[in-house]
Predicted 3D model of a 481-nucleotide part of an RNA (small-subunit ribosomal RNA, 3' major domain) from a metagenome. The RNAcentral record of the full RNA draws on SILVA. It matches the Rfam family "Bacterial small subunit ribosomal RNA". Gene Ontology terms of the family: ribosome and structural constituent of ribosome.

Context: one part of a larger RNA
RNA sequence: UGACGGGGGCCCGCACAAGCGGUGGAGCAUGUGGUUUAAUUCGAUGCAACGCGAAGAACCUUACCUGGGCUUGUGGCAGAUGAUCGUUCUGUGAAAGCAGUUCCUUCGGCUUCGGUCGACAUCUGUUUCAGGUGCUGCAUGGCUGUCGUCAGCUCGUGUCGUGAGAUGUUGGGUUAAGUCCCGCAACGAGCGCAACCCUUGUCCUUAUUUGCCAACAGGUUAUGCUGGGAACUAUAAGGAGACUGCCCGGGUUAACCGGGAGGAAGGUGGGGAUGACGUCAAGUCAUCAUGGCCCUUACGUCCAGGGCUACACACGUGCUACAAUGGGCGGUACAAAGGGUUGCAAUACCGCGAGGUGGAGCGAAUCCCAAAAAACCGUUCUCAGUUCGGAUCGCAGUCUGCAACUCGACUGCGUGAAGUCGGAAUCGCUAGUAAUCGUUGAUCAGCAGGCAACGGUGAAUACGUUCCCGGGCCUUGUACA
Repeated sequence: UGACGGGGGCCCGCACAAGCGGUGGAGCAUGUGGUUUAAUUCGAUGCAACGCGAAGAACCUUACCUGGGCUUGUGGCAGAUGAUCGUUCUGUGAAAGCAGUUCCUUCGGCUUCGGUCGACAUCUGUUUCAGGUGCUGCAUGGCUGUCGUCAGCUCGUGUCGUGAGAUGUUGGGUUAAGUCCCGCAACGAGCGCAACCCUUGUCCUUAUUUGCCAACAGGUUAUGCUGGGAACUAUAAGGAGACUGCCCGGGUUAACCGGGAGGAAGGUGGGGAUGACGUCAAGUCAUCAUGGCCCUUACGUCCAGGGCUACACACGUGCUACAAUGGGCGGUACAAAGGGUUGCAAUACCGCGAGGUGGAGCGAAUCCCAAAAAACCGUUCUCAGUUCGGAUCGCAGUCUGCAACUCGACUGCGUGAAGUCGGAAUCGCUAGUAAUCGUUGAUCAGCAGGCAACGGUGAAUACGUUCCCGGGCCUUGUACA
């Protein structure tokens, strides 16, 4: 100087407390461990691995296993062929491949029409090589997680100290903040904080179609449907607005704090992006790049089938429930944000349905996906393993795709398991949040209970900081560095 303490002081955080909803019990989905296997490819492992890499394993992917094949595959040089390529077909085969076969029969320059040179392709030889998801993340770059959006981490000069170092950065206040004020052997500065950026909340101006419809007119069973309009909404560009600016009180006349006015918004308005010096030899050689090592008729490469989907078990993360604040049936209302030409697909018709036929319109503020759902109204069920719950299994189908056996999703009929609110323990959340309800998108032929986004309905509680956990500053002890 640090680190540590079941030392002290001050302070903060859904850290506790106060609340609300879960997990842990059940069934299923998914990931992991383990076990099994010819293979169940590899990585990730306290927080910070475990719905993680994977925004989508039937083939492909695919790296694994079994079996069947190939061996200079890139460039240079030399030689041979005149065709190669393409195309037709045959045998063998699971395919890859191997062995044949049909058609067409090269192009350009020079030319003494004999050829020659070059291009192109194949084969052979030679040489330098390729290739490797093989090893090492403890040789590395790059990227990332984490402490932590915590308020810290440092430097120049000066001063103090023999020196390590100290001071500044400590102290008194204050703040979300090393934020600011005051003081001070310090005076300044840098990286962080904040602000500048995006979005949302109010208003104004401009613009007015594909969006809008107040007034006027026309028309319809009905609809901005039409003429038209530019008010409103919305869209998208530019501005305004919030700064402790104003008032009162407190405070050291300061920083700042409490209250109030006006205001759409008030003291960082809400949300996001943004992650200092560093820590963990943290993670990644399988995104990529790369040193070293290793393989080279194989640890490279092509193909078929299988596996990654196994299953006495254990754990994580979810979904669905155990019901009446509910289930069923009928009626009826209100979003936002997205996507669409190898695409989204309306009206209509067929089918109980998944879906099919067909194809208007739309490269989209125009058309389509598209039905929002919970909610509301009416009706039924009456507390039961039930009209709760839907696992499992049987049969019959639909769709995608070369192909749904291993191993897809969905539909109809039948079947109707566990489960009556979950031990010890443990998680999330402070407001348009939790809870609950549906919608869309990426990936994608097909496949979503996951992920990312969107809106609808919409709470309870916070006395407080003694305690648990993590962190910041000062101080103290130390057989630690």